[in-house]
RNA sequence: GCGGUGCCACCGCCCAAUCGCCGCACGGCGAGCCGGGGAACCAGGUACCUGGGGUGAAGCCGCGACCGCGGUAGGGACCACUUCCGUCCCGAACCCGUCAGCUAACCCGGUCGGCGGUCGACGGAAGGGAA
Repeated sequence: GCGGUGCCACCGCCCAAUCGCCGCACGGCGAGCCGGGGAACCAGGUACCUGGGGUGAAGCCGCGACCGCGGUAGGGACCACUUCCGUCCCGAACCCGUCAGCUAACCCGGUCGGCGGUCGACGGAAGGGAA
């Protein structure tokens, strides 16, 4: 000097997943944010096959000696009020259990986890706003 690893602090990213309070602790309460169930009205009727549904950006198409590859809908980041272009990425997984359309009142839950950085960054265009 370069690279890797561990711990602490701080800053930042994805996500609803943050903040405050009580408690010796286990644990709990609340705010904010998020998700589910649940009328009327609406959703046209019948038969057969296939059960159906939810969170999420993660739905669809093709290939394949197989759960992988390619593409794309869609999603995230890039000092940012928004949009477009550009660049780099993601494009999974899990849950309910034969049951659920929407849905006021009402009811029930979640608030995890995974990463990056240490003053390095300083792409373009348009619009709006402010001074």
This is a predicted structure of a 131-nucleotide RNA (c-di-AMP riboswitch aptamer (ydaO/yuaA leader)) from Micromonospora sp. KC606. NCBI's taxonomy places the organism under Bacteria, Actinomycetota, Actinomycetes, Micromonosporales, Micromonospora. It was read from a public genome assembly, where an Rfam model found it. Its mean pLDDT, the model's own confidence on a scale to 100, is 80. Rfam family: c-di-AMP riboswitch aptamer (ydaO/yuaA leader). Rfam describes the family as follows. This family represents a conserved RNA structure found upstream of the ydaO and yuaA genes in Bacillus subtilis and related genes in other bacteria.